[in-house]
RNA sequence: GGGUCUAUAGUUCAAUGGAUAGAAUGUAGGAUUCCGAUUCCUAAGAUCUAGGUUCGACUCCUAGUAGACCCA
Numbered sequence: 001g002g003g004u005c006u007a008u009a010g011u012u013c014a015a016u017g018g019a020u021a022g023a024a025u026g027u028a029g030g031a032u033u034c035c036g037a038u039u040c041c042u043a044a045g046a047u048c049u050a051g052g053u054u055c056g057a058c059u060c061c062u063a064g065u066a067g068a069c070c071c072a
Base pairs, nucleotide, nucleotide: 001071002070003069004068005067006066007065010025011024012023013022018055027043028042029041030040031039048064049063050062051061052060
C1' cells in the first nucleotide's frame, strides 16, 4: 500500500427495512433474614462518527475512526 471481517447497556450476546432496541450477568433500591448468602420485586443503563437511499434504517449505500486477520 491492497483486501476481508467486526463495532448495540459496565460485560457477554440477540434484534425479516416496520417492537417502547431485548436477554443474561453486573450495579442501585426494596422484600425476605437476628445478620449475611440464596431467592423474589423494582429501577437506571446502549445502536462507533458523518452523510445518503427509503414513507420508515441497528439493518441497505458512501466516506471516516478503532480493532482483528490475510497478501505485498
Overview:
The RNA shown here (transfer RNA) has 72 nucleotides and comes from an uncultured Verrucomicrobiales bacterium. It matches the Rfam family "tRNA". Rfam classes the family as a transfer RNA.